Small-subunit ribosomal RNA from an uncultured beta proteobacterium, 1377 nucleotides, folded computationally. The sequence is in RNAcentral, with records from Greengenes. Its mean pLDDT, the model's own confidence on a scale to 100, is 83. It matches the Rfam family "Bacterial small subunit ribosomal RNA".

[in-house]
RNA sequence: AGAGUUUGAUUAUGGCUCAGAUUGAACGCUGGCGGCAUGCCUUACACAUGCAAGUCGAACGGAAGCAAGUCUUCUGAUGCUGACAACUGCCGAACAGGUGAGUAUUACGUCUAAACGUGCCCCAUCUUGUGGGAUAACAAAUCUAAAGCUUUGCUCAUACCGCAUAAAAUCUACAGAUGAAAGCACGGGCCGCAUCGCCUUGCGCGAACGGAGCGGCCCAUGGCUCAUUAUGUAUUUGGUGUGAUAAAAUCUUACCACGCCGACAAUAUGUAUCUGGUCUCAGAGGACGACCAUCCUCACUGUGACUGAGACACCGCCCACACUCCUACAGGAGGACGCAGUGUGGAAUUUUAUACAAUGAGCGAAAACCUCAUCCUCCCAUGCCGCGUCCUGUAUGAAGACCUUCUUGUUAUUAACUGCUUUUGUACGUAACGAAAAAACUCUGGUUAAUACCUGCGGUCCAUGACGGUACCCUAACAAUAAUCACCGGCUAACUACUUGCCACCAGCCGCGGUAAUACUUAGGGUGCAAGCGUUAAUCAGAAUUACUGGGCGUAAAGCGUGCGCAGGCGGUUAUAUAAGGCAGAUGUGAAAUGCCCGGGCUCAACAUGGGAACUGCAUUUGUGACUGUAUAGCUAGAGUACGGCAGAGGGGGAUGGAAUUCCGCGUGUAGCAGUGAAAUGUGUAGAUAUGAGGAGGAACACCGAUGGCGAAGGCAAUUGCCCUGGCCUGUACUGACGCUCAUGCACGAAAGCGUGGGGAGCAAACAGGAUCAGAUACCGUGGUAGUCCACGCCGUAAACGAUGUCAAGUGGGGGUCGGGUCUUCAUUGACUCAGUAGCGAAGGUAACGCGUGAAGUUGACCGCGUGGGGAGUACGGCCGCAAGGAUGAAACUCAAAGGAAGUGACGGGGACCCGCACAAGCGGCGGAUGAUGUGGUUUAAUGCGAUGCAACGAGCAAAACCUUACCCACAUAUGACAUGUACGGAAUCCUUUAGAGAUAGAGGAGUGUCGACAGAAGCCGUAACACAGGUGGUGCAUGGCAGUCGUCAGCUCGUGUCGUGAGAUGAUGGGCUAAGUCCCGCACCGAGCGCAACCCUUGCCACCAGCUGGUACGAAAGGGCACUCUAAGGGGACUGCCGGUGACAAACCGGAGGAAGGUGGGGAUGACGUCAAGUCCUCAUGGCCCUUAUAGGUGGGGCUACACACGUCAUACAAUGGUUGGUACAGAGGGUUGCCAACCCGCGAGGGGGAGCUAAUCCCACAAAGCCAAUCGUAGUCCGGAUCGCAGUCUGCAACUCGACUGCGUGAAGUCGGAAUCGCUAGUAAUCGCGGAUCAGAACGUCGCGGUGAAUACGUUCCCGGGCCUUGCACACACC
Repeated sequence: AGAGUUUGAUUAUGGCUCAGAUUGAACGCUGGCGGCAUGCCUUACACAUGCAAGUCGAACGGAAGCAAGUCUUCUGAUGCUGACAACUGCCGAACAGGUGAGUAUUACGUCUAAACGUGCCCCAUCUUGUGGGAUAACAAAUCUAAAGCUUUGCUCAUACCGCAUAAAAUCUACAGAUGAAAGCACGGGCCGCAUCGCCUUGCGCGAACGGAGCGGCCCAUGGCUCAUUAUGUAUUUGGUGUGAUAAAAUCUUACCACGCCGACAAUAUGUAUCUGGUCUCAGAGGACGACCAUCCUCACUGUGACUGAGACACCGCCCACACUCCUACAGGAGGACGCAGUGUGGAAUUUUAUACAAUGAGCGAAAACCUCAUCCUCCCAUGCCGCGUCCUGUAUGAAGACCUUCUUGUUAUUAACUGCUUUUGUACGUAACGAAAAAACUCUGGUUAAUACCUGCGGUCCAUGACGGUACCCUAACAAUAAUCACCGGCUAACUACUUGCCACCAGCCGCGGUAAUACUUAGGGUGCAAGCGUUAAUCAGAAUUACUGGGCGUAAAGCGUGCGCAGGCGGUUAUAUAAGGCAGAUGUGAAAUGCCCGGGCUCAACAUGGGAACUGCAUUUGUGACUGUAUAGCUAGAGUACGGCAGAGGGGGAUGGAAUUCCGCGUGUAGCAGUGAAAUGUGUAGAUAUGAGGAGGAACACCGAUGGCGAAGGCAAUUGCCCUGGCCUGUACUGACGCUCAUGCACGAAAGCGUGGGGAGCAAACAGGAUCAGAUACCGUGGUAGUCCACGCCGUAAACGAUGUCAAGUGGGGGUCGGGUCUUCAUUGACUCAGUAGCGAAGGUAACGCGUGAAGUUGACCGCGUGGGGAGUACGGCCGCAAGGAUGAAACUCAAAGGAAGUGACGGGGACCCGCACAAGCGGCGGAUGAUGUGGUUUAAUGCGAUGCAACGAGCAAAACCUUACCCACAUAUGACAUGUACGGAAUCCUUUAGAGAUAGAGGAGUGUCGACAGAAGCCGUAACACAGGUGGUGCAUGGCAGUCGUCAGCUCGUGUCGUGAGAUGAUGGGCUAAGUCCCGCACCGAGCGCAACCCUUGCCACCAGCUGGUACGAAAGGGCACUCUAAGGGGACUGCCGGUGACAAACCGGAGGAAGGUGGGGAUGACGUCAAGUCCUCAUGGCCCUUAUAGGUGGGGCUACACACGUCAUACAAUGGUUGGUACAGAGGGUUGCCAACCCGCGAGGGGGAGCUAAUCCCACAAAGCCAAUCGUAGUCCGGAUCGCAGUCUGCAACUCGACUGCGUGAAGUCGGAAUCGCUAGUAAUCGCGGAUCAGAACGUCGCGGUGAAUACGUUCCCGGGCCUUGCACACACC
C1' cells in the first nucleotide's frame, strides 16, 4: 500500500466481498512448563449453610462463665487482675465492599461564583462552679408454641434535668433579653497514721474565632436517536407578604400580573449511568465505557420519617404489596446488586480454601481486638509474555507409502545405529526477599519545682511469615516426560493420484461438481502458524462508500416547474473610535493511573517502578489593532429614481373582419357518392354527390412566418383603438450600499380532470357498426357522447427539458441575425459599442459524448438535492383537496449486481453501392403412375453400426447367396486366428481313411530338406508354463490425421509510426476501375505477409524433330518414301502489344485491325485467417475407461433382402418430332493371360462347342446409337406402355429356397403429361443418343469417364435467396433460430 467481482473486450460510476488489528468472548480439534493479568456481558431471577462491624473496664453499676494468685474444713470462699457474658454510656456503624435497575438530567466532564454546614484533626482564646430526680442491668411475679411483652421493687455514671457564671456568640423596638459543661487516670508533691482533701501532669467536657479536608447549593458550557413528535406550560413565569431550611431560590403557601420555554429544536417518544480512558486509525474521525481510578445511583418492590456532624441509612426503624420459611393457626421471621456457594436462565464465566505476616479502616492512653477490605492459594490455554519438545556424526541414499515417461523420483540433510548435552520434568538436599516499626530497657536534649509526665535524637535486646519448605541454588539418573491445527482454483504462501459423476458435497466473493475435478471425499506431498490452530459473533480500518481534513448533481443516484420574499447566511469604498471574534504573552487549572520519552528492578520479556514532557481544553489577565464585527461621519464604481428615444404574437377587457367546414330553404340536374392496400358499414330515385345564388351558427385565424420577437416560467399569432405593465439604449441630474441568495411562507403555473351556468360548427376519449387477424377489447374505415369554447371557482401535476438553480467577476477568435446608439459614407456604405439569439471552434476542464465569453473553463456568495438495484414514490400516520388525487414518505424481504459513455462484431420486415442461374427471360425436369435404390417408421431371435436443414437419404457400400459381417441362434476352443520372449521335441510337407452339419477329433502311410567357419544358425510344425495377445467394446464433447461447409467469396493480418486514458483506430476509409484489397489517384502514414492473379495439367493453332504396331499420292507383294492424317517430345504463339474514342495527361473501359485464338481463350487441379465442440475412435493412429473360459477367436445356419405406411434420388413411360419391320452411314476413350476371345459349327435365344490371334497404335472385347432411306400403324389404354404372374431354359459358383443375372413363349397392371410447392442449366452448354471402365466368380436403372446430334433466352436489378464494402440504430455478444 491494495485486490476480486457488472463486459466478448474498455473506461468511469457504483455497490458487495477479502487481506490487518482487536475482544471480559463462545464452539471444534489438540494440549509440556512457568510468570503476569482477567473471569455471570444472560435473570436488578430466587436463594440452603457459614462468615463480612465492632470496640472501649483509663465513662459506669457490677461480677454470669473461665484463668493465674491467696485461704481452706477439700468442698468451697475470697478478691487484685484479665483479651469479662449481658446491660447503661461514648465513638464507629453514612467508611470500606457490591451493582448499573433507574436517570437524556436534580446526573457527569470542564470552568467560575456566593448565600451555607462541618464529628474526628490543626492554630490560638476563655471555662470546667453548684445541685437534683430517675432508669436498665439485677430480684420477684404474670402471659405466650415461639418471637417476645407487662407489672412491682433496688441502683451507678462522661446517661438525663435544674441553678450560677457569660469574654465571645445569637436576637433586639438598642432599654434589654436568651443561652454551657463531666469527669477519669499511672506517677509525683503538700497536710496527714490513714480515708478524705488540695496542687501538678495527661486524656476528656463546654463556649466561641480561624484553618484544613469533606459536604450541600447555584451559573455557564460540552456530549444519543427521531419532526411520520411543533407547539408546550397553568403554580406554569414574575412580584409582594407568610412559612420552611445549614443555606440562595416558587422550596412552600395567600394575593396580584400574564407571563415563560421553543426550528440555535421546546414538549413528547425510544435508548442509555457519566468521565479519566479502551480498541482502531497516517491523521481527522468512528465504535465502546469489562478489569483499574473519580463522581453519581440503587439495596426484594413502593413510601415515610427517626437518630446523628453527616442518612431519609445494603447486613437500622415504621407502614403497605408480592414471594419464601416457622407455627400449638392466636401469631411471628426474612431480604447475598458483600465473600465463598446453590438452583434457574444461557453458547458461556472459578474455591462453601488460608491469614491478619504486610498495606489500610474502626475503637482504645496503649497492649491488643475486629476486619471475605486486603494479602494469598485453588480452578480455566480466557489473554499477554517467556522457555522447551534436542544436538552431532553416519547413506547402501533401508523398509514401507505415494507418484511414474517404468528408468527412476519424493517422503529423506529421515529412521535404525553412534556419540554429546540435561533447559524442562522426576528424585534428594540447602534455602530466601517481603520485617521493620511499635512495645521493653537505656543514653541524652527540650519542658517542669521535678530524676515525674509529655516530646525529639541515638543505642541495646527480644519477638512477629498466611503464602511456604515456595522462588532460587546444589547433586543424581535417563533422550529420557512433551506437537498439534488449519490451508494448498484466483484473491493468497503451498500439487499430484485415486474415488464420486450437477449425486454426495464445498463456498468469504467470484464460483466448483453433468466420467480425465490442482475447488467435493481420501491418500501422498507441500505451505503457514505453533501450545496452540481454526470457526462463529462483534468493533474500527481498508471505505475519498456521508468526503472538516477529503467527494458530487447535462447523459451514471442527484437542480425544487417558475418567481417574489421575512428570518438566516454573505456583502462596495474612506476615516475615526471600540475591542466581541482573531493573534501573541503570562498566571491558574486540566486528579492519579493510562499512552509517549529517558532510566533503574524481576536471568529476558510480559509486569511492576522513578523522573520528564504531554494532556492540543477552560478560565483570568496583559498587549496588539492588519482583518471580520459594532458605532459614528463620509464617498460613488454596486443598486435605484427622473428626463429623452426604441422594438415587441407581453398581459386584460371591448369592437370589427374575410376565407373554409357543417347545417337549412330554393333552383339546375341524374345515378351513384363516400371510403380503402382491397373492401364493407354509411349515404342516395322520398333525388344524394356535383353546381348556382341566399341564410344560420360556432370555432380557428392561411399567406407574411424566419435556428424571427416578447415573457420569470407555463406560454403568447386576424384587424383596430382603449387600459395596465416589463425590458433595452444614450446622455445628464439625483439618492447614497438602499445589495445578493433565500429554509418556513406567498403568488403564478400546459394538458387532462372536477363544480355551477351558458354554448356546441368542426374534431373527438367512452360507445356502436364494418374490416383486418389465429385472436384484434388495437392500428384502417363509418358514425358518435363527454370534452374541446365562454364566465366564475377548484386541482397543482408533465420528458413543466437546455434533463444544465440564482447572482457576481476574470478569461483567445472569426463570421450570421433581432433591438438601440456613436463616428463615418453619395449611399440602410463601413468601423466601433451595449443588450439579446443560434451555429463553428483556441486554451481549459470532462469517464467519454460533448461544453467552450449565453461554459459543463477559472473563482466567490447563498439555496435545493443524491449516497447500490428491486420492494417503492408503495404502506402507515398526520396535512391539502368536492373528488380524482397531491406533497411528505419508510420497513421487512431479496439480488451481486443495476446503470453511464465509448470501441469491435453480429443483427435490422434501416439506408447507399456491387456481385452470383439469385430473380427475370427461356429450355428440360421433380411432385401424379409402375419399378429400382436409400432413409424414417413398424416388425423381428436378428432386421449390425454410423450419417439427419442447406452441408444425411443410388451417401460410408468401386458391388450382403457362403465369405464379406461387425447382428441373431446353435455347436465347440482356451497363451488363443495374429506378435515377441523361454524350455523341450520334431524337418517342412503331402496322401488315404473313420465320426460329425462343420469347426474339430482319431487312425494309417509317404517324406528326412537349406546354410555352415561343423560350435550351430535360419525358417516351419507341435507340446508346456508365464509375461502377454485380442476387442468393428465406450468416449469424434479428451485427440492426431483426413475430408465437408460458408466459398474460388475477396477477404484476413502484421512491423514501425501517428491518434485515443483505454478497448481500439489509422494503414484497408475516400474518388475512379476491376472477376479480384485488380490497378491508379488522393490521404499520417510507410512497408510487409497469407489469400487474388501468374507459375502446373488438359484442350484449341503453327513450325521443327522422331516414329512404325498408324497413314497412304508408289507398288501384286516384299520393300521404299514421309507431302497429308495420326502419335510422341521439347518449342513458338496473346502482351490491352497496335489504332481510334471516352476518362483526370491515370488506372481502366468501348470499338476496330491483324490473328487459329482477344481481353482470365475454354476446362481442371489449386481452397487465406477462421466458423459450425459440423463428420469420422467402424480406414488408420492414439489418451483415459471397460471385457479377459469373453465384449476375444472358430464353425454351421439365419439376418442385413421383412412391409400397413411416409420421404429423398433415379429408371421406364404415358406416344405419331412416335412405335414396329427392313436396309444403310459415321465416333471417342478405355480394358484384356486366373484374361479378352476371332473365324467356323449348333441353338429362336441366353448360350454351347471350337480353338486362331493377342502381354496389345499389330489381336480381341466391338455391330456404336440417335441419324438417313423405305414400309406400316392413324389417336385407341392402341402394333403406346411394359409392371405382375405362369411355363420352359442358359450362365456363374461347394451352393442360386430364403436371395443372382439373363433368355424364349405366354400374360399385358397403373399410366392419356401430373395440385400446392420445387430443381438444374448461359454454348459445344441444356436437351437427347449410344459406348467404355472400376468393383466383380456371378450380379447396375447407380457411379466414373467418352464421344455423336445439338438449341432457346438474358429487357434488366424493383422484388425472393446468398454474399461483399461503406454508413446508421441497438437494452444483442451462446450474438435475432